Predicted 3D model of an 84-nucleotide RNA (c-di-GMP-I-GGC riboswitch aptamer) from Pullulanibacillus camelliae. It was read from a public genome assembly, where an Rfam model found it.
[in-house]
C1' cells in the first nucleotide's frame, strides 16, 4: 500500500408484524431475517418515490419541500484476512 476474497470472529437488517412520529412518501423502537464485505457515514450529481403548503375552476397537472445510501455514480472512513 492493494484487494473485499476461502474460513472464523464479530456486525448490519428485506419483507412481515406491533407500538410511535408525520399530510404522505417515510422515520424511529421491539419482534423477525430475504439478503448484505462496506447494507458504515454524506442526498454531490442521475433515477425512483411523494406532494400537507405553493399554483390552478379543479380532487387532475405541475411544483418548492420531503424522502430513499438496501437504485446507480460520486466523496469519506474502515473490522477479519490475504499479497506486496
Nucleotide at each position: 500500500u492493494u484487494c473485499c476474497g476461502a474460513a472464523a470472529a464479530g456486525g448490519c437488517a428485506a419483507a412481515c408484524u406491533u407500538a410511535u412520529u408525520g399530510a404522505a412518501a417515510a422515520g424511529u423502537a421491539a419482534g423477525g431475517a430475504c439478503g448484505c464485505a462496506a447494507a458504515g457515514c454524506c442526498a454531490c450529481g442521475g433515477g425512483c418515490c411523494u406532494a400537507a403548503g405553493g399554483u390552478u375552476u379543479a380532487u387532475a397537472g405541475c411544483u418548492a419541500g420531503g424522502g430513499u445510501a438496501g437504485c446507480c455514480g460520486g466523496g469519506u472512513u474502515g473490522c477479519c484476512g490475504a499479497a506486496g